RNA sequence: UCCGGCGUGGCGCAGCGGUAGCGCGAGGGACUGUUAAUCCCCAGGUCGCAGGUUCGAAUCCUGCCGCCGGAG
Numbered sequence: 001u002c003c004g005g006c007g008u009g010g011c012g013c014a015g016c017g018g019u020a021g022c023g024c025g026a027g028g029g030a031c032u033g034u035u036a037a038u039c040c041c042c043a044g045g046u047c048g049c050a051g052g053u054u055c056g057a058a059u060c061c062u063g064c065c066g067c068c069g070g071a072g
Stems, first nucleotide, its partner, number of pairs: 001071007010024004018055001027041004048064005
């Protein structure tokens, strides 16, 4: 320098044009002599950044940034 993959709550990941979700974790409660387990409730994300396409973009396109892999 070139090619490919990835970037979404604190963490691990789904979602592939039409309401952003799941698990774990955090907080509150129930249960228990206490803890754990279990159950209920609940907060938390301008979807890496900036543009473009579209009635509508996490999703499609372009550029940039970061991480991983490959080529030279």
The RNA shown here (transfer RNA) has 72 nucleotides and comes from a Patescibacteria group bacterium. The sequence is in RNAcentral, with records from ENA. It matches the Rfam family "tRNA". Rfam classes the family as a transfer RNA.